Molecule: c-di-GMP-I riboswitch aptamer
Organism: Nitrosomonas marina
RNA sequence: AGCUUUUAAAGGCAAACCAGUCGAAAGACUGGGGCGCAAAGUGAACGAUCUAAAGGUAAAAGAAUAACCAAGGAUGGCGGCACUGCAAAG
Numbered sequence: 001a002g003c004u005u006u007u008a009a010a011g012g013c014a015a016a017c018c019a020g021u022c023g024a025a026a027g028a029c030u031g032g033g034g035c036g037c038a039a040a041g042u043g044a045a046c047g048a049u050c051u052a053a054a055g056g057u058a059a060a061a062g063a064a065u066a067a068c069c070a071a072g073g074a075u076g077g078c079g080g081c082a083c084u085g086c087a088a089a090g
Base pairs, nucleotide, nucleotide: 003090004089005088006087012037013036017032018031019030020029021028022027035077041083042082043081046079047078048075049074050073055069056068057067
């Protein structure tokens, strides 16, 4: 230095849920909370999933509530990948 295994260990993060704020939504942030996490640190370029405001489609003109399409929105706590970091043992 690399690999493998183990332990929530010193220290750290924080699911559901609750309150507030933002957002069209998915969801995010802050506080409480604690299911879990050895990368649950960072990164949406790949796959997957979620959402569909703006935009588009339709029977002729107009309109676009509902419907359908579609990410430039979201999830790194879905997987791969890239970069960085950590206790013990081998």